The part of an RNA shown here (small-subunit ribosomal RNA, 5' domain) has 509 nucleotides and comes from a Pirellulaceae bacterium.

Context: one part of a larger RNA
RNA sequence: GAAUGAACGUUGGCGGCGUGGAUUAGGCAUGCAAGUCGCGCGAGAAAUUUCCUUCGGGAAAUGGACAGCGGCGGAAGGGAGAGGAAUAAGUAGAAAUCUGCCCUCGGGACGGGGAUAGCGGUGGGAAACUGCCGGUAAUACCCGAUAACAUCUUUGGAUCAAAUGGUGUGAUUCCGCCUGAGGAUGAGUCUACUUCCUAUUAGCUAGUUGGUGGGGUAAUGGCCUACCAAGGCAACGAUGGGUAGCGGGUGUGAGAGCACGACCCGCCUCACUGGGACUGAGACACUGCCCAGACACCUACGGGUGGCUGCAGUCGAGAAUCUUCGGCAAUGGGGGAAACCCUGACCGAGCGACGCCGCGUGCGGGAUGAAGGCCCUUGGGUUGUAAACCGCUGUCGUAAGGGAACAAAUCCAUAGGGGUACUCCCCUAUGGUUGAGUGAUCUUAGGAGGAAGGACGGGCUAAGUUCGUGCCAGCAGCCGCGGUAAGACGAACCGUCCAAACGUUAUUC
Numbered sequence: 001g002a003a004u005g006a007a008c009g010u011u012g013g014c015g016g017c018g019u020g021g022a023u024u025a026g027g028c029a030u031g032c033a034a035g036u037c038g039c040g041c042g043a044g045a046a047a048u049u050u051c052c053u054u055c056g057g058g059a060a061a062u063g064g065a066c067a068g069c070g071g072c073g074g075a076a077g078g079g080a081g082a083g084g085a086a087u088a089a090g091u092a093g094a095a096a097u098c099u100g101c102c103c104u105c106g107g108g109a110c111g112g113g114g115a116u117a118g119c120g121g122u123g124g125g126a127a128a129c130u131g132c133c134g135g136u137a138a139u140a141c142c143c144g145a146u147a148a149c150a151u152c153u154u155u156g157g158a159u160c161a162a163a164u165g166g167u168g169u170g171a172u173u174c175c176g177c178c179u180g181a182g183g184a185u186g187a188g189u190c191u192a193c194u195u196c197c198u199a200u201u202a203g204c205u206a207g208u209u210g211g212u213g214g215g216g217u218a219a220u221g222g223c224c225u226a227c228c229a230a231g232g233c234a235a236c237g238a239u240g241g242g243u244a245g246c247g248g249g250u251g252u253g254a255g256a257g258c259a260c261g262a263c264c265c266g267c268c269u270c271a272c273u274g275g276g277a278c279u280g281a282g283a284c285a286c287u288g289c290c291c292a293g294a295c296a297c298c299u300a301c302g303g304g305u306g307g308c309u310g311c312a313g314u315c316g317a318g319a320a321u322c323u324u325c326g327g328c329a330a331u332g333g334g335g336g337a338a339a340c341c342c343u344g345a346c347c348g349a350g351c352g353a354c355g356c357c358g359c360g361u362g363c364g365g366g367a368u369g370a371a372g373g374c375c376c377u378u379g380g381g382u383u384g385u386a387a388a389c390c391g392c393u394g395u396c397g398u399a400a401g402g403g404a405a406c407a408a409a410u411c412c413a414u415a416g417g418g419g420u421a422c423u424c425c426c427c428u429a430u431g432g433u434u435g436a437g438u439g440a441u442c443u444u445a446g447g448a449g450g451a452a453g454g455a456c457g458g459g460c461u462a463a464g465u466u467c468g469u470g471c472c473a474g475c476a477g478c479c480g481c482g483g484u485a486a487g488a489c490g491a492a493c494c495g496u497c498c499a500a501a502c503g504u505u506a507u508u509c
Stems, first nucleotide, its partner, number of pairs: 001509004006505005013359006019352002026315003030312003035072003040069002047062006079270003088195007097187002102183007110144004119134006150159003165175002196242003203233003208230008245267004249260004272293005295306004323349001325348003331345001332343004362392004372383004396450001398445005405438002411432009453498005458479003464493005474481002
C1' cells in the first nucleotide's frame, strides 16, 4: 500500500447493488417450513330444495366437510461443516452394474377368488393409544391361463405379467395397466496421478497378502466363509500422533509464490448421541420406524411425549452478526386430466455506514478587508470573499398527484382452419382473467431552507504558533518527547489529509 463475513471509538443526509451467528455441531417456548389426487374406492356430516307428518320427525334429490383404503411425492428443495488425511476431493480413464417419472419402437391386458380399513356394536386406559364381534369396496391383495427378440439352460426344455381400469351417451384414438428393446437423466463400483505438519512416531499387518470352492450384492472384489500357500506395506516415510471438509475460486504480488476456502456453483459428510434395519426405482432416510443413552416435558405414578446444523424468534457464551414481516404476482418443485392446492425453495419488504459505488450538504457577485477570535516588534498580520448583504437555482429530501415495466403463459368464452375423431391435439383471431412488492420517469408546492465530520501537524510524513504544566500529568508505530520559554504532554487559534465517513485494533500478502 492492498484486502476483510470484521470488531471498537467519534460522527452520521439520501439512494442502488451486495452482504450479515466466524464463538457453544450449546439448550430451545411459539408459529410456519410436504403435501396432493373424488377422472382409483367404499362411505358420507353440516347446509339447501321438494314431499309427507301423529309437529317429535321421516323420505327423496342436490351437496360435499372430517376421517379411512389406494396412488404418486415425503431420497428433491433448504441447513450445517462435527467427523473424515482417504470407503473423500480434483484430473484422466475403465468395466462387472442399476435407473421411478420422461422420450422412441414392438407385443399384450383372458378367467376367477379371499380378505381388510373406514362403518356398526361392545370393552380397556388419566392420556398416548388399544382389544373383541359383525359386515363392505377398489387402479389394494392373491390364484389360474396366455408367453417372447425376456430369464435360466445339459439346447431337449423349463420359468415369469397385467387394472378390458377411469372419464364419458359414446374410446383403436384421451389418461392409465403389464412386458421387452433402445435413449436420456441420475447413481453405484474400479484404476493411475496429485492433495497439510510431525522421525523427540521405525517398523506395521492373521482376513493380514494371494489362490480354489461356496455364499452374498444391481454389480467386481477377503465383501463374507471353508481349505491351501506365506505373503503384503515401509526412509520415494509405512504405522502412529496432530490439524483440516475438498474443488471452481478469493486476497495479495510485476510474476514466481504465499495465505485463505464467507457469499455463489460442483462434490462429500452430518441431522440430540450411538447402533440397526424396513419400505422403496432411489435411504440405512433432517421435520419416517425400532433399540439403547443423556437431556427436557406431561402424568391419575400404571405409563407416555420430544429432537430448529429449515424460516423467523429465545436463553446462554461472546469483541461480534438481523424481522416471531408480505406473497405465491414471477422462476422452480410436488400432486392433479384440469381448475387448482401446497411450497419460510424463491420473489420481495424490514434492520445494520458491514462493504462497494453514485449523489447531495448549494451557485454567482460581494471590502485596501465589518465584528469577534488568535498572534503581535502595537505599525499591523491572520481567520478571510469567509460572513453579512445582493441576485439565482431546485439535485436529494418533504408533501400531493399521475405512471411505463416486472405478465407472458395457463385458463374461460366465441369464431375459423387442419389432423380418419361431437371427449383429444395443433394453429390463428377477438374478448375476458392474474402484481406480494418495487417503481424508471413526469407534474405541482415551498424555500438555502432539512444534511460535516474525523484523524493528524518533532522526523519518517503533508501541515505551527501562543498559553498551561515542570521527568509531574501525560504521549508513543519506530527514533524518542516531558527535570521553567516543550513546534512531541493538555488547551486555544491556525493549518494539513481524507470525507458520510475518519481513526484504532486484529489478521493475510
It matches the Rfam family "Bacterial small subunit ribosomal RNA". Its family is annotated with ribosome and structural constituent of ribosome in the Gene Ontology. Its mean pLDDT, the model's own confidence on a scale to 100, is 83. It was read from a public genome assembly.